Predicted 3D model of a 378-nucleotide RNA (Bacterial RNase P class A) from Homoserinibacter sp. GY 40078. It matches the Rfam family "Bacterial RNase P class A". By type it is a ribozyme. Rfam's curators write: Ribonuclease P (RNase P) is a ubiquitous endoribonuclease, found in archaea, bacteria and eukarya as well as chloroplasts and mitochondria. The sequence was found by an Rfam model in a public genome assembly.

[in-house]
RNA sequence: CGGGUCGGCCAGACGGUCGCGUCGUGCGCCUUCGGGCGUACGCCGAGGAACGUCCGGGCUCCACAGAGCAGGGCGGUGGGUAACGCCCACCCGGAGUGAUCCGCGAGAAAGUGCAACAGAGAGUAGACCGCCUCCGUCGUCCUUCGGGAUGGCGGCGGUAAGGGUGAAACGGUGGUGUAAGAGACCACCAGGGGUCCGAGCGAUCGGAUCCGCUGGGUAAACCUCGCCUGGAGCAAGGUCAGACAGACGCCGAUGAGGCUGCUCGCCGAGGCGUCGGGUAGACCGCUGGAGGGCUGCGGCAACGCAUCCCCGAGAGAGAUGGCCGUCCGGUCGGAGAGAUCCGACCGACAGAACCCGGCGUAUCGGCCGGCCCGUUCG
Numbered sequence: 001c002g003g004g005u006c007g008g009c010c011a012g013a014c015g016g017u018c019g020c021g022u023c024g025u026g027c028g029c030c031u032u033c034g035g036g037c038g039u040a041c042g043c044c045g046a047g048g049a050a051c052g053u054c055c056g057g058g059c060u061c062c063a064c065a066g067a068g069c070a071g072g073g074c075g076g077u078g079g080g081u082a083a084c085g086c087c088c089a090c091c092c093g094g095a096g097u098g099a100u101c102c103g104c105g106a107g108a109a110a111g112u113g114c115a116a117c118a119g120a121g122a123g124u125a126g127a128c129c130g131c132c133u134c135c136g137u138c139g140u141c142c143u144u145c146g147g148g149a150u151g152g153c154g155g156c157g158g159u160a161a162g163g164g165u166g167a168a169a170c171g172g173u174g175g176u177g178u179a180a181g182a183g184a185c186c187a188c189c190a191g192g193g194g195u196c197c198g199a200g201c202g203a204u205c206g207g208a209u210c211c212g213c214u215g216g217g218u219a220a221a222c223c224u225c226g227c228c229u230g231g232a233g234c235a236a237g238g239u240c241a242g243a244c245a246g247a248c249g250c251c252g253a254u255g256a257g258g259c260u261g262c263u264c265g266c267c268g269a270g271g272c273g274u275c276g277g278g279u280a281g282a283c284c285g286c287u288g289g290a291g292g293g294c295u296g297c298g299g300c301a302a303c304g305c306a307u308c309c310c311c312g313a314g315a316g317a318g319a320u321g322g323c324c325g326u327c328c329g330g331u332c333g334g335a336g337a338g339a340u341c342c343g344a345c346c347g348a349c350a351g352a353a354c355c356c357g358g359c360g361u362a363u364c365g366g367c368c369g370g371c372c373c374g375u376u377c378g
Base pairs, nucleotide, nucleotide: 001374002373003372004371005370006369007368008367009366010365012327013326014325015324016323017322018321020045021044023042024041025040026039027038028037029036030035047349051360052359054358055357056356057355058354059233060232061231062230066264067263068262069261071229072228073227074226075225076090077089078088079087080086091105092103093102094101095100106224107223111222112221113218114217128163129162130159131158132157134155135154136153137152138151139150140149141148142147171189172188173187174186175185176184190214191213192211193210194209195208196207197206198205199204237284238283239282240281246275247274248273249272250271251270257267258266291310292309293308295306296305297304298303328347329346330345331344332343333342334341335340
């Protein structure tokens, strides 16, 4: 200098002017003494995702949340966390020269299922072409005339080493053995299983020894195993004020109904439908939090602990905007040896509504850093 890879930060800036919202203060007016209205000034006033609503919670209600089933979620080990399907570290497998990245990572000898075509046969498989013994038949050669050797065709039987089909064929190489073969046996190797030793919290890794055991794939198919799991949700749920008007029918202690479903248990009087009447106001929940920041300590890290400092919108049909100027960043074009100058255009994705921890998705641009590879120079 070029390329790659991983992580962090910002999210246009400043000034002027007019305007908006909560809150605070001063003044004025009103007041049922709670406060209301007006005016002036002041602090503060959208995000890295506020989006998706995909997870997990806080909180609220149901509620003896009690038990079980169903259903759902997760799936290597260890740790972090309020918790999680998140995060960190490590293990195994795979990709890459590497930094690094990826994994729906338990179980296929519990069971069921699935895999086109080809092929004999695709999982207690299988004989197409072959090879071999025997029998029959035809022929040839030799003959010591008993028979021997060999070729073709057919048949019963043996075989799975050789060939073929296929993505994949029930271990591999070499030998012994055999009529011909075959883990039938042997040596070595691979896989599987048993026992023991070492390292590690563990997943796992390394080693020794024994066994001829050779039992493919797929569970992101059903399933089995292990762990977790009440439901509904701020339109949750409360407080105050105010107004009204109930009637009829059906079901109901042989049990209405009790916040997904079923069963048990517990509580125990309402429930549904039709017609009709009144209300829609004010306030709380609502922002001081599993909050943020500097520093120190512990830890490989995620993160935890401690001292100190800070308080960052709380609306309620829902505010934060418009204009001007200068600068900043980018794209394109022109001039210039160059520094640079001139002109035009653009500045994304996007918008709180109870709050928080994550994940996913969208996105104009800018800045900072670690590591890897290549090249060059010293």